[in-house]
RNA sequence: GGGCCCUUAGCUUAGUUGGUAGAGCGCGUCAUUUGCAAUGACGAGGUCAGGAGUUCGAAUCUCCUAGGGUCCA
Numbered sequence: 001g002g003g004c005c006c007u008u009a010g011c012u013u014a015g016u017u018g019g020u021a022g023a024g025c026g027c028g029u030c031a032u033u034u035g036c037a038a039u040g041a042c043g044a045g046g047u048c049a050g051g052a053g054u055u056c057g058a059a060u061c062u063c064c065u066a067g068g069g070u071c072c073a
Stems, first nucleotide, its partner, number of pairs: 001072007010025004019056001027043005049065005
């Protein structure tokens, strides 16, 4: 220098043909308990790495940039 892959909640991640973003763990409140743990209910937390384009509509398609992984030179 070139090819390919990955980037979504604090962490691990789902999201398949474009149509309102979910789960587990963790966190907060409440219930249960003498207390803790466990369990149950409810809740907070995401500008989907950044920018631009296509489209009525983009996490999803296209291009550029950044970071990481891998292969070739």
The RNA shown here (transfer RNA) has 73 nucleotides and comes from a Patescibacteria group bacterium. The source organism's lineage runs through Bacteria and Bacteria candidate phyla. It was read from a public genome assembly. It matches the Rfam family "tRNA". About the family: Transfer RNA (tRNA) molecules are approximately 80 nucleotides in length. The family's RNA type in Rfam is transfer RNA.